[in-house]
Formats: sequence, C1' cells, structure tokens
RNA sequence: CGAUCCCUUGCGGGAGAGUUCCGACACCUGCUUCCACCGGGGCGUCGGCACCGAAGGAGCAAUUCCUCCCCGGAAUCUCUCAGGUACCCAGGACCGCAAGGAAGAG
Repeated sequence: CGAUCCCUUGCGGGAGAGUUCCGACACCUGCUUCCACCGGGGCGUCGGCACCGAAGGAGCAAUUCCUCCCCGGAAUCUCUCAGGUACCCAGGACCGCAAGGAAGAG
C1' cells in the first nucleotide's frame, strides 16, 4: 500500500397475512323524567379463533449449502415461543452506496 471479511452510523430499496368470525369491557345512540334492563352502532382495549414469516428465539424430520457419504454446523429451510395481519405510518431479514472503525492474505 492493501484484496477480502466483519462492526457502527447515515441515505436509498425492501415481502407476507383478518378493511374481522366470536366473547368480555368501555364508548356512542334509541327507549326512559333520570338510571338500569332491552334494541342498534361502529372506533377502541383485552381474550379466543383464523392466518403470516423477513426483528429476536428454537430445531435439523424434509430441502439447500458447508467439494461427495457419515458426523457436525448453517440458512431467506422448518417451528411459530415472541412478533405481526386493509391503506398510511411503524417495523423489517436482506441488498446497494457513503463515512468511520477493527482484523488482515499478500
């Protein structure tokens, strides 16, 4: 000097699944002098049910990869604990660019 890999920050890109089936609560509204009961409503919260996989987590039965087999490991594979489920917003594995940092074949 420095391929390459990794980390951080910033910018850009970045998917899927309930425009809600049921219950509870709260709210609005009708009835009522008022409240309660009862009827209606849709926004919300919580729970159930259904669904999604691309934070995180777990697993290696199948698939793929680690040159082939075994073993072992990993994954954008599987599970769905967590998370999420109209649009928008947010989040988002991963990808690209820039800056900074660490290691470093040669």